[in-house]
Molecule: small-subunit ribosomal RNA
Organism: uncultured bacterium
RNA sequence: AGAGUUUGAUCCUGGCUCAGGAUGAACGCUGGCGGCGUGCUUAACACAUGCAAGUCGAACGAAGCACUUUAUUUGACUUCCUUCGGGACUGAUUAUUUUGUGACUGAGUGGCGGACGGGUGAGUAACGCGUGGGUAACCUGCCUUGUACAGGGGGAUAACAGUUGGAAACGGCUGCUAAUACCGCAUAAGCGCACGGCAUCGCAUGAUGCAGUGUGAAAAACUCCGGUGGUAUAAGAUGGACCCGCGUUGGAUUAGCUAGUUGGUGAGGUAACGGCCCACCAAGGCGACGAUCCAUAGCCGGCCUGAGAGGGUGAACGGCCACAUUGGGACUGAGACACGGCCCAGACUCCUACGGGAGGCAGCAGUGGGGAAUAUUGCACAAUGGGGGAAACCCUGAUGCAGCGACGCCGCGUGAAGGAAGAAGUAUCUCGGUAUGUAAACUUCUAUCAGCAGGGAAGAUAGUGACGGUACCUGACUAAGAAGCCCUGGCUAACUACGUGCCAGCAGCCGCGGUAAUACGUAGGGGGCAAGCGUUAUCCGGAUUUACUGGGUGUAAAGGGAGCGUAGACGGUGUGGCAAGUCUGAUGUGAAAGGCAUGGGCUCAACCUGUGGACUUGCAUUUGGAAACUGUCAUACUUGAGUGCCGGAGGGGUAAGCGGAAUUCCUAGUGUAACGGGGAAAUGCGUAGAUAUUAGGAGGAACACCAGGGGGGAAGGCGUCUUACUGGGAGGUAAGUGGCGUGUAGGCUUCGAAAGCGGGGGGAGCAAACAGGAGAGGAUACCAUGGUAGUUCCAGCGGUAAACGAUGAAUAUUAGGUGUCGGGGGUCAGGAGUGCUUCGGUGCGGCAGCAGCCGCAAUAAGUAUUCCAUCGGGGGAGGGGGUGAGCAUGAAGGAAACUCCCAGGAAUGGGCCGGGACCCGCGCUAGCGGCGGAGCAUGGGCUUUAAUUUGAAGCGAUGUGACGAGCGUUAUCAGGCCUUGACGUCGAUAUCACCGGUGAGUCAUGUCACCUUUCUGAUGGGACUGGAGAGACAGGUGGGGCAGGGUGGUGGUCGGCUGGGAUCGUGGGAGGGGGGGUGAAGUCCAGCAGCGAGCGCCACCCCUCUGUGUAGUGGCCAGCUCUUUAGGGGGGCAGUCUAGAGAGGUUUCCAGGGAGGACAGGGGGCAAGGAGGGGAAGGCGUCAAAUCAUCGUGCGCUCUAUCACCAGGCCCCCCCGGGUGCUCCAAUGGUGUUUCCGGAGGGAAGCAGCCUUGGGAGAGUGAGCGGAUCCCAAAAUCACCCUGGCAGCUGGGAUGGCCGUGAGCAACUCGAGUACAUGAAGCGGCAAUCGCGAGUAAUCGAGAAUCGGAACGUGGCGGGGAACGCGUUCCGGGCCCUUGGACUCGCCGCCCGUCA
Repeated sequence: AGAGUUUGAUCCUGGCUCAGGAUGAACGCUGGCGGCGUGCUUAACACAUGCAAGUCGAACGAAGCACUUUAUUUGACUUCCUUCGGGACUGAUUAUUUUGUGACUGAGUGGCGGACGGGUGAGUAACGCGUGGGUAACCUGCCUUGUACAGGGGGAUAACAGUUGGAAACGGCUGCUAAUACCGCAUAAGCGCACGGCAUCGCAUGAUGCAGUGUGAAAAACUCCGGUGGUAUAAGAUGGACCCGCGUUGGAUUAGCUAGUUGGUGAGGUAACGGCCCACCAAGGCGACGAUCCAUAGCCGGCCUGAGAGGGUGAACGGCCACAUUGGGACUGAGACACGGCCCAGACUCCUACGGGAGGCAGCAGUGGGGAAUAUUGCACAAUGGGGGAAACCCUGAUGCAGCGACGCCGCGUGAAGGAAGAAGUAUCUCGGUAUGUAAACUUCUAUCAGCAGGGAAGAUAGUGACGGUACCUGACUAAGAAGCCCUGGCUAACUACGUGCCAGCAGCCGCGGUAAUACGUAGGGGGCAAGCGUUAUCCGGAUUUACUGGGUGUAAAGGGAGCGUAGACGGUGUGGCAAGUCUGAUGUGAAAGGCAUGGGCUCAACCUGUGGACUUGCAUUUGGAAACUGUCAUACUUGAGUGCCGGAGGGGUAAGCGGAAUUCCUAGUGUAACGGGGAAAUGCGUAGAUAUUAGGAGGAACACCAGGGGGGAAGGCGUCUUACUGGGAGGUAAGUGGCGUGUAGGCUUCGAAAGCGGGGGGAGCAAACAGGAGAGGAUACCAUGGUAGUUCCAGCGGUAAACGAUGAAUAUUAGGUGUCGGGGGUCAGGAGUGCUUCGGUGCGGCAGCAGCCGCAAUAAGUAUUCCAUCGGGGGAGGGGGUGAGCAUGAAGGAAACUCCCAGGAAUGGGCCGGGACCCGCGCUAGCGGCGGAGCAUGGGCUUUAAUUUGAAGCGAUGUGACGAGCGUUAUCAGGCCUUGACGUCGAUAUCACCGGUGAGUCAUGUCACCUUUCUGAUGGGACUGGAGAGACAGGUGGGGCAGGGUGGUGGUCGGCUGGGAUCGUGGGAGGGGGGGUGAAGUCCAGCAGCGAGCGCCACCCCUCUGUGUAGUGGCCAGCUCUUUAGGGGGGCAGUCUAGAGAGGUUUCCAGGGAGGACAGGGGGCAAGGAGGGGAAGGCGUCAAAUCAUCGUGCGCUCUAUCACCAGGCCCCCCCGGGUGCUCCAAUGGUGUUUCCGGAGGGAAGCAGCCUUGGGAGAGUGAGCGGAUCCCAAAAUCACCCUGGCAGCUGGGAUGGCCGUGAGCAACUCGAGUACAUGAAGCGGCAAUCGCGAGUAAUCGAGAAUCGGAACGUGGCGGGGAACGCGUUCCGGGCCCUUGGACUCGCCGCCCGUCA
């Protein structure tokens, strides 16, 4: 940074799509480790259970417990004394009591905290948020700093006890008691309030200070004696409240909204201002700079993207707001109208004894549900913070950690080095190889991660560690435990094989798949990324495709039909002031995090963190300054604008009147049979007198010539003449005004063609609808005859057109030329006038410039400025629903669903066309002869059949492949039969057999039996052939000519087809090659932005037409000779002829034409004259034209058969219709006799003479000839003579009958001749259609190829031998030029509507 996609190709417009980045993601396949982050986007759906807000005994009373202590009591046990009765001592234990301590416990009074922290984004379009200000209109617990204090009293109450209600929740009553709980009194530095006063200050309401008078309100104690707490007040800090400027989504198919609404006065209320609330008064307030209404949405720092400007977004982290099941309300308090407080109401859930109660996970976990989708009912207060407390300490799902999830980012690993027998396997292959691939194996080495063992932190400054035996370190051990996903036609890096066969499928766009798919599926290879890879969804980018940066509107989407004009917008010249905009300096602010730069810390990175400046593009301030420009104020000016005056132009408008021509009608006359209409007709009119003609009259509408892209008008539009009224513009002048201007959203009883609507007139002609006539397959049309609305007038409505210059208005500016309309000024001139110049209008052509091209070009689509309107792919659709206007028809305004990947503009090459111009050809015309009718031949269709093998299908298939089907050919059918094969190659084995002949058997091949015994070379063997038997393979007229080669067909002997430089064009392309002449010709000439070439044309080649020279055998023969009379023999080569070589024709000569030339007409000469005649020869391409059955061939198919062999049948049948031919229908003829002449060919598996024989086809014999010698071989039409005499005939010969002939193995299906007899149709052919331009058509015969036999076919040959051609209007075909088009698969195209 671009790319693909509209077309045959091109340029443009324009959409669609892709490559990039991103995500709280999800899904598919796969999955080794770690770090740091992150995780209900949906149901603000419902929630079981546990926990998330308590703490203080140093405020207080009481109770319990433990220990201690005081006094009393009980008295086990011990010891001593004893009079044995007892006394003394010790004192466990029991009970009561006093004092103290407690780190203790649960409830209560009291204090502080439950307004923080945590969650969510429902609501909110708002002073909610952001930013910057204000409060002289405010509050602030705990905290900090000051100042001044705390004197003396009082009465209650919970707990508790008793009693009592209720299922419970929760109470009621009586009695007792304490306080830092509550209430008076005293005191008042200072404070509040009221009153008047002084001073200073402020933008204002006012503020501050000072002194005075009056008046009001305080306090709590505890203590370990260290302190802690309390009251008042002044400040600070923090936090909050309110107000204001600016910014903050879409919709006008939401245009009006508002009644406490807007303001005032007074009272109330609040911490405080305020309609915040209330009473009264006024009638205001907001709105096109978008009010109100509807829809959507928490806002921001930021995040994503982008070059930026922007666009999108608002998860996590941070700030603000709002909410806490839904709605409402207040209480307490410094702070709430309060997530884990209260009251009421609603819904829901739960408990209940039915009377009544309880609850609120949008706290952390977790459950159900919803969903494509989102985690553990974990550990700990160790750290950081928070609450309470003097503290110890308690609480803390805040927080710190751990768990789960590849959800994201980052890092690491899955080994490294060597290793060619380039292993095996796999894939492919031209079978040689190539690829996988140093990859593996193998050798050596290493240990990051994971696993095992040992040690073991920092985080904590004295103690205290959830994380955690974690991070980290060390050791031993094994290459072991660790790679997938997507793609591979182009865009876009990467290709082959097989399968499939428009099927299955792919696809982001173009598109791929119908038998050789790099696009489907699989495999191998390759490419990309990698613990991920793809897909889906969404956003930005690319997209300058909403264009501020940075777009357009003549024809691609897009200029309003025109005018007037309001708001807003923009605005001439000079001078001065101000400083709002503008520029600039300073100051404040724009939180942190994030981003950038540069350091640091985790081994690196992600991540965390220090510092710095930047960013936050901004806002603000009695801020300081500048004054050009905009603005504003003042003043002046005349060029813009408008007014006046002068003379002119005009279909400008409105109203009234007038005129003539024409049409029609009426009346009357003349007059008679038609008129009218058309391509031709008919409907129609007319003997009831039309049309025609004459005269008179009526009525309506429109104004010929002049008339011209000429005029005037804003546009629509305006045309006889006259008058009246009236608008605007141009020119000249320079008197006066002094910016008064331009443009215009909305707006306007504004104007606005035609058609149309309602009312009233009018109605001649014309004429939708309609009627009948015609034509046509139909004809609701075009044509003709009629004909109603309407067209016309008046006053209204409507408001649209291709209302177009498809071009909004205005101003300025930028080469020249030439017309025309209106006005003016000079010059020359006696004048008509000529020429010059200027202003305004209207045209043409043209430079620069612009433009995608076409084109525009002083009347811009150029260069600039201002304002308005309008466009953003095509269709759906200018259509729906809603809205306002309309009598209605309709008009204005104007979406969406859905659908396509194009739609479109301009220009280019080609093809095509009932457009135009030019030209050609047996294209037509003029002629001659046919076909189409008959019979037969032949091929094809159709039908039939066991088979009637098959190809070819308009011209350009059908006497075509086939130049020759009785068998064979033969591909077909039925039957039989063979399986390495009828044929080819290879290898292997055996043997000396074979070949040939005979016989049996069969329809026949196959089969069986017997007989016989080869060649070369040479003594090694080999060839051929047969047998046996196993393979590789043979074979295929099986398939497709739409796989492909080759070959011929066709348009068409039509004149075209195509490069190189140069030039033009953005380009496709053009040009040359167009235009003018000429020609058969892109043949040539002249000219020319063209020049010069190639393939075609021409020429070169062959035949033919005339001389010449050479040569004369098998040819020929004049003259000479012989002769069997035959050029047969001598002889000759003169001539004919033959076959080599050459000549000849080139507009050469003449005079005119053509400007000149090319050339053409005429003439001369010539055998031949303008290409002499004929042939061969066929550019680039078209028809997916023909052929796989000439041949050859890739790929499928078949392989005891789709191969091979055998005999028989079929290809030859039959009704029809069509093609090509032959013979005819006759007298220009038929039959018969006689006579003459040609050319080109063929001949040994042959042509065959003469002779004999037959009526003939033939038969017998076999001279001659591999040919200028011999033979086929008779040429025929024609001619002479005879004949029949216009008939179904002596024309015509089909058909069937019988006898015979030859070739052949064979003639039934199924051949060809001969002879005899038979003797059909047909008497010149409808519609239609074919060939032919001179030695041609028509006519006549002869020969050849194929071939054993079988031409009426085919391709060649000669004989005799015509007619017509005005010409290019028409039919059909073709070439060149040009015009238009929505065709390009190219008119057999494309395409519209209805129906299915």